[in-house]
RNA sequence: GCAGCACGGGCUUCGGCCUGUUGGCGACCGGCGAAAGGGUGCGUAACACGUAUGCAACUUACCUUAUGCUGGGGCAUAGCUUGAGGAAACUUAAAUUAUACCCCAUAAUUUAUCUUUAUCGCAUGAUUUAGAUAAUAAAGCGAUUUAGCGGCAUAAGAUAGGCAUGCGUCUGAUUAGCUAGAUGGUAGAGUAACGGCCUACCAUGGCUUCGAUCAGUAGGGGAUCUGAGAGGAUGACCCCCCACACCGGUACUGAGACACGGACCGGACUCCUACGGGAGGCAGCAGUGAGGAAUAUUGGGCAAUGGGCGCAAGCUUGACCCAGCUACUCCGUGUGCAGGAAGACGGCCUUAUGGGUUGUAAACUGCUUUUUUACAAGAAGAAAAAACGCUACGUGUAGCGGACUGACGGUAUUGUAAGAAUAAGCAUCGGCUAACUCCGUGCCAGCAGCCGCGGUAAUACGGAGGAUGCAAGCGUUAUCCGGAUUUAUUGGGUUUAAAGGGUACGUAGGCGGGAAAAUAAGUCAGUGGUGAAAGACUUGAGCUCAACUGAAGCUGUGCCAUUGAUACUGUUUUUCUUGAGUAUGGUAGAAGUAAGAGGAAUGUGUAGUGUAGCGGUGAAAUGCAUAGAUAUUACACAGAACACCAAUAGCGUAGGCAUCUUACUAUACCACUACUGACGCUGAGGUACGAAAGCGUGGGGAGCGAACAGGAUUAGAUACCCUGGUAGUCCACGCCGUAAACGACGCUCACUAGCUGUUUGCAAUUUAUUGUAAGUGGUAAAGCGAAAGUGUUAAGUGAGCCACCUGGGGAGUACGCCCGCAAGGGUGAAACUUAAAGGAAUUGACGGGGGCCCGCACAAGCGGUGGAACAUGUGGUUUAAUUCGAUGGUACGCGAGGAACCUUACCCGGGUUUAAAUGGAAAGUGCAUGAGGUGGAAACAUCUCUUUCUUCGGACUCUUUUCAAGGUGAUGCAUGGUUGUCGUCAGCUCGUGCCGUAAGGUGUCGGGUUAAGUCCCUUAACGAGCGCAACCCCUGCUGCUAGUUGCCAGCGAGUAAUGUCGGGAACUCUAGUAGGACUGCCGCUGUAAGGCGGAGGAAGGUGGGGAUGAUGUCAAAUCAGCACGUCCCUUACGUCCGGGGCUACACACGUGUUACAAUGGCCAAUACAGAGGGAAGCUACAUUGCGAAAUGACGCUGAUCCCUAAAGUUGGUCUCAGUUCGGAUUGGAGUGUGCAACUCGACUCCAUGAAGCUGGAAUCGCUAGUAAUCGCACAUCAGCCAUGGUGCGGUGAAUACGUUCCCGGGCCUUGUACACACCGCCCGUCAAGCCAUGGGAGUCGGUGGUACCUAAAGUCUGUAACCGAAAGGAGCGGCCUAGGGUAAAAUCGGUGACUGGGGCUAAGUCGUAACAAGGUA
Repeated sequence: GCAGCACGGGCUUCGGCCUGUUGGCGACCGGCGAAAGGGUGCGUAACACGUAUGCAACUUACCUUAUGCUGGGGCAUAGCUUGAGGAAACUUAAAUUAUACCCCAUAAUUUAUCUUUAUCGCAUGAUUUAGAUAAUAAAGCGAUUUAGCGGCAUAAGAUAGGCAUGCGUCUGAUUAGCUAGAUGGUAGAGUAACGGCCUACCAUGGCUUCGAUCAGUAGGGGAUCUGAGAGGAUGACCCCCCACACCGGUACUGAGACACGGACCGGACUCCUACGGGAGGCAGCAGUGAGGAAUAUUGGGCAAUGGGCGCAAGCUUGACCCAGCUACUCCGUGUGCAGGAAGACGGCCUUAUGGGUUGUAAACUGCUUUUUUACAAGAAGAAAAAACGCUACGUGUAGCGGACUGACGGUAUUGUAAGAAUAAGCAUCGGCUAACUCCGUGCCAGCAGCCGCGGUAAUACGGAGGAUGCAAGCGUUAUCCGGAUUUAUUGGGUUUAAAGGGUACGUAGGCGGGAAAAUAAGUCAGUGGUGAAAGACUUGAGCUCAACUGAAGCUGUGCCAUUGAUACUGUUUUUCUUGAGUAUGGUAGAAGUAAGAGGAAUGUGUAGUGUAGCGGUGAAAUGCAUAGAUAUUACACAGAACACCAAUAGCGUAGGCAUCUUACUAUACCACUACUGACGCUGAGGUACGAAAGCGUGGGGAGCGAACAGGAUUAGAUACCCUGGUAGUCCACGCCGUAAACGACGCUCACUAGCUGUUUGCAAUUUAUUGUAAGUGGUAAAGCGAAAGUGUUAAGUGAGCCACCUGGGGAGUACGCCCGCAAGGGUGAAACUUAAAGGAAUUGACGGGGGCCCGCACAAGCGGUGGAACAUGUGGUUUAAUUCGAUGGUACGCGAGGAACCUUACCCGGGUUUAAAUGGAAAGUGCAUGAGGUGGAAACAUCUCUUUCUUCGGACUCUUUUCAAGGUGAUGCAUGGUUGUCGUCAGCUCGUGCCGUAAGGUGUCGGGUUAAGUCCCUUAACGAGCGCAACCCCUGCUGCUAGUUGCCAGCGAGUAAUGUCGGGAACUCUAGUAGGACUGCCGCUGUAAGGCGGAGGAAGGUGGGGAUGAUGUCAAAUCAGCACGUCCCUUACGUCCGGGGCUACACACGUGUUACAAUGGCCAAUACAGAGGGAAGCUACAUUGCGAAAUGACGCUGAUCCCUAAAGUUGGUCUCAGUUCGGAUUGGAGUGUGCAACUCGACUCCAUGAAGCUGGAAUCGCUAGUAAUCGCACAUCAGCCAUGGUGCGGUGAAUACGUUCCCGGGCCUUGUACACACCGCCCGUCAAGCCAUGGGAGUCGGUGGUACCUAAAGUCUGUAACCGAAAGGAGCGGCCUAGGGUAAAAUCGGUGACUGGGGCUAAGUCGUAACAAGGUA
């Protein structure tokens, strides 16, 4: 103030109209608030924040206290109403109120100016006394005009702010110079207030290596997480401060803002529009979209706490209190408890008639009811105030009384009832790390935090069973701290692992000798202030406990002030001599610079002598030389370098310095006094010096010698070697500024056992030493060190200062900057990639390293192989199949010690399916067998005949069914066993002790010796084991015993002859047992072990031979000899049968046989073994046959009988030829074996009569009864492809100087980048794929400045005309400015044809650079 509403009153024509000290209240004027609260972290590296101070340079509405005042007047303007314009927003005309606005009055303890008093202060000054002049205030409302609420001025308080200052507060120097209002002064403007805050003038200052400026990043703190702490990381929630409110600018109002939900302007965006113009700002609470791995309800209430307004009632408040969603976090609770063994079923495992485990787990029985469900109680607690009333007095205070109000919520809680009822998952189980087996898979699928797992037995993948851990959660991922002493203040390093600057001088800085005094900055102690609350810690308390909350205490290690202490450090003063330096006298030196001088050598020139080569190499060639070289002689010239002396010697800061002399310059050391009096040490930046190479200018140029040329070498040889040769090397001047510039060791000072050389001084004496000082070496105690090592010349113990390091690569690279003539140097990253790179030492292995030693390893010899033919094995090829295995040495006459069938495993074809054998169970039967026939290649199929025993229980056989088979199929890289090889090499180990941090060493090495790790000596080793040797067997000698089948001396008998017979027991022999040989003896030598020689002896130094094979190596060989795990096949990958094949044949290789002949072939005669075998056998002897053999036949189950020699010897012949050599091949005829000799056997006879005339490169065996040569026997076996194998004897040599070389091995040592171990490792280009990155004509975008132009809003300022009575306003002008535009630069990022290098990637190319002496260190 009153539209609309309600209510009351009045009027009424009943349509309505008027009205109110009424309730109630939207808009509007006015007051207060809106600057608090709430949100966010863009910006900000700053007085923003933290902390401590100051304001004598300030403000503060509301609140409190005190004093005083509150008089008079005036002009407007909203709303409302009525018009006008506009699409709208809104604009405009007329009328009006006030605690709105204006004027006048009054006023000082106010303000301004001037004078003045006293006190005080760190300066300007502050406070204060007294006075003069001038200026400046207010508002009323209000019951009963006593209340009450206001208003104005001043002073003070409280609260809240403003300003200033000290200290603290991220990264980058590849940001080193920045700054013009910039620094200060004077005067003014402005502000609440100081101030270049702003303006004018003056001066030229100010900041900065203690990091200015620039760039990047970032809100700060209390605190949070972690950590023993110091620290490191973080700044969610809660609290304090700051900044911001779409982006930028600006002011207005106000006590307070340059204002989140106010204004104006510019910009971007969204929306409305009638196209003229307008509107908007969730980083408030909910909510939506988008983005994202991901984050909630458009909820209830002002009941409580707090805020605002109001006298109050009260209104308001997405602050707040509650509820909702989410296992997101923290805390608490439950999912049951007790009994229950047939240790159930099922599952899983297994050594499988069984056992183990799941597991008292379940079932079952009993009990309990937190939780759950139902019903009931539940204003119990959370709330006491104000208002109101009463009492007291002091009229605004205290006390008392009693009423109202609950969003949460019918919630918390309680009671009753029911019933184990409603409630367990996730991860892991190779080690770290608690927890194990089976199946599947087969470097696949997959796992993985690190190491790593998976290629047929996966505790590592997937599944299962079981187990372990945690549990309403569990695991993964991301991030931070820890462990990490791995940035080291606490608390690290730098010889070799990353790391000492190339050296010196020296600025800043850091550090610094003895004594005294002063001071009190550092330092130490006490006290005071502060260090907000919350949090953390400790002790109580409240929710049933806890989380949570509340209380008290402690902490907050810091800052400030004050009082004191004065040893140490600092500062000032005085002083001292030992640090440092100066003077004096000596000594030393390849110290430097300049000038001069010298000889040898080399080259060249001239001249002489002289003749055919010289030179060079592994060997050569290019080159030089008959135009006279090389060689040699003389003379001359040139340049460079200085032999001997000469060295773990000297000098110099380092680089470096060497003929001699002189001049100049510098240093070090010693001695002895004197002087100065801490003058010192180190040294970021800086400056100087700084090898070689290189660059510039000018000289010089003998030798050497990059590049280059030629010759060699080589697969190639852009190298190593050779012949030449330019730059360079030399000088002067000027650059460069680096080296393995090394002692891979920064400089200075002090201290810490020794011994022994050497250089230069000094001193002493005993004259040859000792002492001392400064250097320079060796060795070594303690200590140090990862070790190697170092050790008074430290790498020891301490002090001071500087430099540098932080896994490998990328990379000392890129970009930027600085230096340089250039070459290049200095500074110096990142992306990306990787689990190692590296050091020292150990054990092996290896070396085109070394030393020692052995072996038929070489050499010396003998005989072979490689050439021929054949045999045999292999490869290859072929085939239906040519079964399989063995494949460098260590496969190839090997498995195989015997393939026509069989074997046989292969191929073709035909059969068969519980099938060969045996056993168990059940049922049935009386057969089975045998003989014969048919088909067939056979296996087999089929037919006929024959046919049990019995004690009557059954035995036996067969058939059917069923359970157990079989496999020469795979894997020898799942295995056992066996075997080969290194190698019959001398090695391989252990216990205890000792040494070393350890790996490991020692022993086991060293000196000798041996066949030997055999033995001896020495010795931190002492012993022992497996190997060696010996023990065993054969052989060589002897004794004893024994004497048949063997023997026969003596005796006897007998024969043509023979141990034939009696007998013997001597001999030989046989086969048993002993002996013997041990370096025992002698000589020499040696410490010994042993060696050499000799004697004796059958044998002499292991007498000869065999068996015997250490630890280990080769994933060596074998699943086909056998055994065996797993896998595979089951009318076939089993099994049977016939035939074929393993025997092929252009060729290649291995191992052999026979030869090529006269030391021989052939013929004839004749002598001597050993070992072994023999009944489906050896076969005498006889006969026949040319012969293989056949026929007959004695003996023998074996010292009894049989099989049994050849070369040799004697004689003859051949006479050097493809033969009287050689025997292949072929033809014919036979013999025996066997079921069967076609494929495919052996032998015999006749005939045939090939190659081959001694073997290329190369290669094998053998050292004595051996090689060579000659036969014999046996195994296998019907026979035999056997010339093979295993044995046996006969005859019977040559040679070994020796260890240089080849091969293999052993020991010691050395190097190593090897350890799958040199068949190792490993480098670079090129080619391929992928990845990140540099340059790049450009191009696109961002950022912060500069200059110029333009310039909104707005403050300030100027102003005559217009409005107003005035205050003032409008308008216009000016300064400044956000923004916009233009320009040239800067800087950051994206992209870019092309281009550079880099990294990574099982099996690409070319070489072989490095590791060993890496083959040229």
This is a predicted structure of a 1417-nucleotide RNA (small-subunit ribosomal RNA) from a metagenome. Its Rfam family is "Bacterial small subunit ribosomal RNA".